Predicted 3D model of a 1438-nucleotide RNA (small-subunit ribosomal RNA) from an uncultured bacterium.
[in-house]
RNA sequence: ACGAACGCUGGCGGCGUGGAUAAGACAUGCCAGUCGAGCGGGAUUCUUGCUGUCGCAAGACAGGAAGAAGUCUAGCGGCGAACGGGUGCGUAACACGUGGACGAUCUGUCUUAAAGUGGGGGAUAGCUCGGCGAAAGCCGAAUUAAUACCGCAUGUGAUCAGAGGCGACAUCGCUUCGAAAUCAAAUGUGGCGCAAGCUACCGCUUUUAGAGGGGCCCGCGGCCUAUCAGCUUGUUGGUGAGGUAACGGCUCACCAAGGCUAUGACGGGUAGCUGGUCUGAGAGGACGACCAGUCACACUGGGACUGAGACACGGCCCAGACACCUACGGGUGGCAGCAGUCGAGAAUUUCUGACAAUGGGGGAAACCCUGAUCGAGCGACGCCGCGUGCAGGAUGAAGGUCUUCGGGUUGUAAACUCCUGUCAUUUGGGAACAAGGCGUACGUAUUAACUGUACGUACGUUGAUAGUACCAGAAGAGGAAGGGACGGCUAACUCUGUGCCAGCAGCCGCGGUAAUACAGAGGUCCCAAGCGUUGUUCGGAUUCAUUGGGCGUAAAGGGUGUGUAGGUGGCGCCGUAAGUCGGGUGUGAAAUUUCGGAGCUUAACUCCGAAACUGCAUUCGAUACUGCGGUGCUUGAGGACUGGAGAGGAGACUGGAAUUUACGGUGUAGCAGUGAAAUGCGUAGAUAUCGUAAGGAAGACCAGUGGCGAAGGCGGGUCUCUGGACAGUUCCUGACACUGAGACACGAAGGCCAGGGGAGCAAACGGGAUUAGAUACCCCGGUAGUCCUGGCAGUAAACGGUGCACGUUUGCUCUGGGAGGAUUCGACCCCUUCUGCGCCGGAGCUAACGCGUUAAACGUGCCGCCUGGGGAGUACGGUCGCAAGUGUGAAACUCAAAGGAAUUGACGGGGGCCCGCACAAGCGGUGGAGUAUGUGGUUUAAUUCGAUGCAACGCGAAGAACCUUACCAAGGCUUGACAUGGGAAAGACUGGACGAGAGAUCGUCCUUCUCCAGCAAUGGAGCUUUCCACACAGGUGCUGCAUGGCUGUCGUCAGCUCGUGUCGUGAGAUGAUGGGUUAAGUCCCGCAACGAGCGCAGCCCUCGUUUCUAGUUGCCAUCAUUUAGUUGGGCCCUCUAGAGAGACUGCCGCGAAUAACACGGAGGAAGGUGGGGACGACGUCAAGUCAUCAUGGCCCUUACGUCUUGGGCUACACACGUGCUACAAUGGGCGUUACAAAGGGUCGCAAGAGCGCAAGCUGGAGCCAAUCCCCAAAGGCGCCCUCAGUUCAGAUUGAGGUCUGCAACUCGACCUCAUGAAGGUGGAUAGCUAGAAUCGCGGAUCAGACGCCGCGGUGAUACGUCCCGGGCCUUGUACACACCGCCCGUCAAGCCACGAAAGGAGAGAGCGCUCUAAGUCGCUUCGGUAACCCGCAAGGGA
Repeated sequence: ACGAACGCUGGCGGCGUGGAUAAGACAUGCCAGUCGAGCGGGAUUCUUGCUGUCGCAAGACAGGAAGAAGUCUAGCGGCGAACGGGUGCGUAACACGUGGACGAUCUGUCUUAAAGUGGGGGAUAGCUCGGCGAAAGCCGAAUUAAUACCGCAUGUGAUCAGAGGCGACAUCGCUUCGAAAUCAAAUGUGGCGCAAGCUACCGCUUUUAGAGGGGCCCGCGGCCUAUCAGCUUGUUGGUGAGGUAACGGCUCACCAAGGCUAUGACGGGUAGCUGGUCUGAGAGGACGACCAGUCACACUGGGACUGAGACACGGCCCAGACACCUACGGGUGGCAGCAGUCGAGAAUUUCUGACAAUGGGGGAAACCCUGAUCGAGCGACGCCGCGUGCAGGAUGAAGGUCUUCGGGUUGUAAACUCCUGUCAUUUGGGAACAAGGCGUACGUAUUAACUGUACGUACGUUGAUAGUACCAGAAGAGGAAGGGACGGCUAACUCUGUGCCAGCAGCCGCGGUAAUACAGAGGUCCCAAGCGUUGUUCGGAUUCAUUGGGCGUAAAGGGUGUGUAGGUGGCGCCGUAAGUCGGGUGUGAAAUUUCGGAGCUUAACUCCGAAACUGCAUUCGAUACUGCGGUGCUUGAGGACUGGAGAGGAGACUGGAAUUUACGGUGUAGCAGUGAAAUGCGUAGAUAUCGUAAGGAAGACCAGUGGCGAAGGCGGGUCUCUGGACAGUUCCUGACACUGAGACACGAAGGCCAGGGGAGCAAACGGGAUUAGAUACCCCGGUAGUCCUGGCAGUAAACGGUGCACGUUUGCUCUGGGAGGAUUCGACCCCUUCUGCGCCGGAGCUAACGCGUUAAACGUGCCGCCUGGGGAGUACGGUCGCAAGUGUGAAACUCAAAGGAAUUGACGGGGGCCCGCACAAGCGGUGGAGUAUGUGGUUUAAUUCGAUGCAACGCGAAGAACCUUACCAAGGCUUGACAUGGGAAAGACUGGACGAGAGAUCGUCCUUCUCCAGCAAUGGAGCUUUCCACACAGGUGCUGCAUGGCUGUCGUCAGCUCGUGUCGUGAGAUGAUGGGUUAAGUCCCGCAACGAGCGCAGCCCUCGUUUCUAGUUGCCAUCAUUUAGUUGGGCCCUCUAGAGAGACUGCCGCGAAUAACACGGAGGAAGGUGGGGACGACGUCAAGUCAUCAUGGCCCUUACGUCUUGGGCUACACACGUGCUACAAUGGGCGUUACAAAGGGUCGCAAGAGCGCAAGCUGGAGCCAAUCCCCAAAGGCGCCCUCAGUUCAGAUUGAGGUCUGCAACUCGACCUCAUGAAGGUGGAUAGCUAGAAUCGCGGAUCAGACGCCGCGGUGAUACGUCCCGGGCCUUGUACACACCGCCCGUCAAGCCACGAAAGGAGAGAGCGCUCUAAGUCGCUUCGGUAACCCGCAAGGGA
């Protein structure tokens, strides 16, 4: 944007528009008639007179006659019916558009001009009669007219031979002369006149010119397809004839063999064409409704007739299909005219009014006809306009909705008040479109004259639309708003419901319990009598690129050359004027579009004017450029001569090394092969080694980003033949050139055919290994093939992934070939230049990577190719091929991507460097046994919950017998065990006693509140309890994937970032990389970087040395004293606990880069961060925790809350984790004897003493602690045990006790006696480097530790970096949820699409043959007949 459709909705008007599908079929009505002034007749009216009947009469009725003026009319005749109206089937065509041509043509009516219109004849419809038929209709007889038909006369003229002239001239046109011949006619109506006749008009005939309308021809223009490449026999042309209005193979006879085609013939598909319409900046693209021009068609096919005109929409004939009528014999019909019906369809209107206007037909005219047309009706189908009110109005009402509960919003919106009156309603008035014609009266012209005719004036008459538009009055805000959207694109946000369901979706995508995306609601946004959806076209799309694209890697350079057509083409001069440029003329219909104006109240709409219509034709001019013709030139190109280089090609000959094989010699047990093996070869003598021989293939070293070739490709040597390139000379030709669709030639490897050859290698194949398997990789064998000759094939990552040619544009450097210069004795080196092959790099280009005089730069010419991925280089068709297959080359369907280059990460069974108890060295463990503890599983009424690789599992829990406790069973309570608020009542509420009960709890009794005021009663306040009702409490109920906080882990790993600058289109990079160094991104040096932050280190605590201060509860050197630092005394020392000092690579040497730093040394208590701790960057794991706590949302509310008793968390076929104790002699037992640190202690630690075998008990000194207590073991010394299930080990069990506690049954710890199980060092694996291992001690929790957290005693080892993990740099990547990634193929199930297919059905087309309607033309034959002819006639002809 639309001729639209669908959904929801719908007030009015104007102007437009409306069967796009079934050119399907059609009921009914209408759509083409008219003329009586062409003709005869008929009907009817009137007048006149007559007859009859009735009547007194007037008169009425009936009959036939005459006349005149009207009206109507079937038929004959004339004109029209060929226009107008409809549709788009066919048509790719001179059908259309545009411009020409007809000197090759026709034309009714109309206009113009000239001339004429004389005189005759015979028929035939109608009508009447008869006949046939159901009908439609037909036949026969008799009779009649004409502007119907036919002769004759006249010939202005026309046609046609001949001659001349002119012309723009082949044929021909115009014109003049001119013989012969041929060819016409119609009347009608008026006027005048006695008549003859005259006159007016309409007609008729011949001719001339015109106008308008046709016909034919030509140039140019406009669809797709080459998977249609060849087509054609009346075909192409000629001669002659026929035919036509006219040219022409239009048709025919003969002759010739032509004609069209890559500038696309022929075939297939589709389609009416145009002005224009829509879109677009334009160029273009798509379309061809309405309106206008034109063509074609009229049920389908064929055909002619009539006519000026048709091969005829509402005519004819034939055939066919369909439908209707029928008396079954036969007939009739054609809506793609206007309405309307059915059908098909997503879909398209009234069986309307009028000829008033415009136009058409007929007529002298009046007038008649006109579904053309003008109007109305229906449809929001479109465009345009108007309205559905305006102003005020805050308690910001109610209601809705949201809420942080305060409020916000709907919202001046409503209510309410005032006002207005468009549209609709109603009442009244009321148009324009009307002019002509006609009638009456009058005037002028024509005429002798009037009538008439023509022109004019006045009056009268004509409107479907329509009582419509419009105007005025009345009433009352009264009758008039919806649709879509609200995640982004894209203007507009919240709540509820739902819970990957239901659903949405144009693309991206929403929905898995907090959805602005689904559904509803409120609100908002957009448009508005419409709004959305669907469909289609153009745009955006520079995404087919003329304007205006590309091809190294994104899609895209043909494998390479030679060359045809074509395209393009060097420097001058002359000519021409085709292209090109300018002017004129003609045309380019109107409408449309644009501009200016005008008319409807405005607009849409309509009208006027201008411009435009970018085109075509013709003419005049210009001549720079291109073309064409001519003539020159040498620089492009080519040739000649000289010369050297080369794995360029083909053929022939030939040499050596090596492998293999054969024969012979020597010689003996293995050889070969692999990661390791085996198959294989070998005592029948291999391998090894020596000699001889055979045969085939390939060419070590030289050898080189060296050479040659168009590419493929080419490598021992010699000879013959041969192609090309290069350099030098500048002699010749004179544009001979470049490219190149088709075409032709060459074309690696592998493959095919035929014949040879066959040493080695080696698809297939056999065997051995590997493996889960191994149709592979590895090994032992081995055939095609590899080689030669002849042929086919024709493809490759045929790659520089870069077509060929020419020109221009800074450079450095290496190398192959040649020439020159300079120099030299001669060279080399060096310089210049030409031509090759390379590397680096500037400008420029590029998306970047990169390219960069060998361009991917800047230009020119030509060719090839591309247009999202997959399907697919597949299918079908045709081509080539022996085959394999090659070349050409789709679609359905499907996806929203596929892809390029670069960036940051991550990853790699990639690389480099470094580190870590990571390995190694060492020590003792776990795993095996018994047991403790945690977990899983199982069980259970319940075994509460959480934690689950490292980073859950002696974890939350620093302590489950009750409690804890969240779980289960049972019994209770319901404002609640706990908080706040209201009302009422009471004062054991705190105490005591008794009873019931498992207890919670319930019941009874006794005593009895506080303060203030008041004498008191009482009032008020407070506290506690009870009762009532409601707000609420309560929840260890769910969601750690809604959260806060806290924590784990990578990891105490050395990293993670920022500002400014710089580089890059950008993501990003640089800094932070590099060289060193460090525990460290620690430091140094260098550097387009310079700085900074969080991390590292340090600052903090503790241990190690020392000084000072202070000496009690600590210490005791000196002096006394004592059993004893006990006391006096002292504070030297130890120690305690406060403040200081000390260590910084500071000093020396050496190495390194005069650095950082490293190594060694001195001094020092301590030396290179002195040891340890606390401290954990940016972040990762939706890591853990809603059960510490807090918290959003959801859920429960006589229960998922709360109280109580009992049980459970302690179960037990089993599995795992973490510990303890052992398996013994480095040990066990007994006796004896030393040495700690750090802690704790009043609901406590508890000494000495006594009792008990012991656990423990009695008792209580001392201690609120440097004072007292808990308080050491391994070790040392001595004795026994002697390698065993033991004097090892201690589980289990029995008995007896002790302790804690309200209470040890489920379910505690310990002691004694007795019992004496497994276990004889344990597969893969974890820990530790100044402390492993081993020994004991303490503390928290707590009535009650084999765990946890601390403390001290004794005290082993590291050459080194393969594995593991981590850090940095680098590399590849198709990964980015990031390798636990991505991803390929088969199979299974279902669905969709396409291909093939036995067979079947249909459509179009070609060729051959057969039959054939109507009709036209010709021929032949027969017949009929008035005019006309012949004949006297009969008759004959026609």